[in-house]
Context: one part of a larger RNA
Molecule: small-subunit ribosomal RNA, 3' major domain
Organism: uncultured bacterium
RNA sequence: UGACGGGGGCCCGCACAAGUGGUGGAGCAUGUGGUUUAAUUCGACGCAACGCGAGGAACCUUACCAGAUCUUGACAUCUACGGAAUAUGUAUGAAGAUACAUAGUGCCUUCGGGAACCGUAAGACAGGUGGUGCAUGGCUGUCGACAGCUCGUGUUGUGAGAUGUUGGGUUAAGUCCCGCAACGAGCGAAACCCCUAUCGUUAGUUACUAACAUUAAGUUGAGGACUCUAACGAAACUGCUAGCGAAGAGCUAGAGGAAGGUGGGGAUGACGUCAAGUCAUCAUGCCCCUUAUGAUCUGGGCUACACACGUGCUACAAUGGGUAGUACAGAAAGAAGCGAAACGGCGACGUGGAGCAAAACUCAAAAGCUACUCUUAGUUCGGAUUGGAGUCUGCAACUCGACUCCAUGAAGUUGGAAUCACUAGUAAUCGCGAAUCAGCAAUGUCGCGGUGAAUACGUUCUCGGGCCU
Numbered sequence: 001u002g003a004c005g006g007g008g009g010c011c012c013g014c015a016c017a018a019g020u021g022g023u024g025g026a027g028c029a030u031g032u033g034g035u036u037u038a039a040u041u042c043g044a045c046g047c048a049a050c051g052c053g054a055g056g057a058a059c060c061u062u063a064c065c066a067g068a069u070c071u072u073g074a075c076a077u078c079u080a081c082g083g084a085a086u087a088u089g090u091a092u093g094a095a096g097a098u099a100c101a102u103a104g105u106g107c108c109u110u111c112g113g114g115a116a117c118c119g120u121a122a123g124a125c126a127g128g129u130g131g132u133g134c135a136u137g138g139c140u141g142u143c144g145a146c147a148g149c150u151c152g153u154g155u156u157g158u159g160a161g162a163u164g165u166u167g168g169g170u171u172a173a174g175u176c177c178c179g180c181a182a183c184g185a186g187c188g189a190a191a192c193c194c195c196u197a198u199c200g201u202u203a204g205u206u207a208c209u210a211a212c213a214u215u216a217a218g219u220u221g222a223g224g225a226c227u228c229u230a231a232c233g234a235a236a237c238u239g240c241u242a243g244c245g246a247a248g249a250g251c252u253a254g255a256g257g258a259a260g261g262u263g264g265g266g267a268u269g270a271c272g273u274c275a276a277g278u279c280a281u282c283a284u285g286c287c288c289c290u291u292a293u294g295a296u297c298u299g300g301g302c303u304a305c306a307c308a309c310g311u312g313c314u315a316c317a318a319u320g321g322g323u324a325g326u327a328c329a330g331a332a333a334g335a336a337g338c339g340a341a342a343c344g345g346c347g348a349c350g351u352g353g354a355g356c357a358a359a360a361c362u363c364a365a366a367a368g369c370u371a372c373u374c375u376u377a378g379u380u381c382g383g384a385u386u387g388g389a390g391u392c393u394g395c396a397a398c399u400c401g402a403c404u405c406c407a408u409g410a411a412g413u414u415g416g417a418a419u420c421a422c423u424a425g426u427a428a429u430c431g432c433g434a435a436u437c438a439g440c441a442a443u444g445u446c447g448c449g450g451u452g453a454a455u456a457c458g459u460u461c462u463c464g465g466g467c468c469u
Base pairs, nucleotide, nucleotide: 007469008468009467010466011465012464013463015459016458019422020421021420022419023418026314027313028312029311030310031309032308033307034305035304042053043052064300065299066298067297068296069295070294073125077124078123079121080120081119082118083117086103087102088101089100090099091098092097107114108113127289128288130287131286132285136283137282138278139277140276141274143272148187149186150185151184152183153182154163155162156161167178168177169176193266194265195264196263198234199233200232201231202230203229204228208223209222212221213220237260240254241253242252243251244250316415320374321373322372323371324370325369326368333362334361337356338355342351343350344349381412386407387406388405389404390403391402392401428451429450430449431448432447433446434445
């Protein structure tokens, strides 16, 4: 100077408290440990590993295992020789591949040859998801959206250093005010950026429809008012009033206002910490392999299962289940795509092919509301599991896909100790979409809207953090 203290003071945070809903018990999904295995590829391990890398493991992916193959190689450059490339067929084989046959002669040219591609030979070399994240770059997590971290000059101390940055107020904030041997400045905070909430101007098509006409229908004429779209602008600044305060910073209340004191949300993450994570995104030093630790292929494995843990989904029911009728979103996506109407099928789906590179067409709502029913039961709750029959994708669903129908109908009657999230359009609840993707193990992730609460006395205590001592 820091760090630490079961030292002190001040302050903050869903940290506690006050509430709401969960997890921990059940079944299943998923990840991990362990065990097993020929292999169950590798990494991640308190918070900050465990629905994490993986935003798609049947083959491929794939890195693992068994077997079958190759050795200048699957990929790159160079040399020599031969052949254009390429396409097709036959035989063997599980396939990669191997052997043979046929067709075929292109482009540029100074007629020597050249470009591209294929094959052969020799070597320089290729190749490595092999090791080291404790040799590294880059990227990322975390403390933490915490308010801190420093510098120049000056002053001070023998010096390490101190001062400034401490103190009195105040703030979300080292935010601002006052004081002060300090005076200034930088990185952070704030602001500038995006979305959202109100209004105006401009512009009306594919959007909209008040008036006029028209129709089954904003369907069409028409309109430029409204909604909306998308560009520009206005608006919020403690600006105004009152009180408190030091005539300060500011705080409390109020007015006006769509919005009030950072309006709500996002992007943005200071100096640094953890030899934190990643050599398997990529790059890269060094080490190691080089007829193999490289490469090709078939099949298997990553999906195993006595068990243990994490994260989720579905439930245990009447604020509910079932049947019938009926209403209302937003944000996305779409051409080897989205796929309407109509028809067939109980259904998954099939036939069909209108329209749409989309404010035009398509995918396309549920909870809700209305009526009836069930009457507290392991049930008309719950749907696991299993049998059978199918649909779709795809060379191919045995290991190992999703979905549908019929039958089956398990555990489960609200969950011990413990523990998590959340302060408002939030929690809870309801559905919808997208990426990846042939298909899908998605109950995941990232978004979108519909319905829509309770509670906060307070800071003694628990946890974490900041300042002074």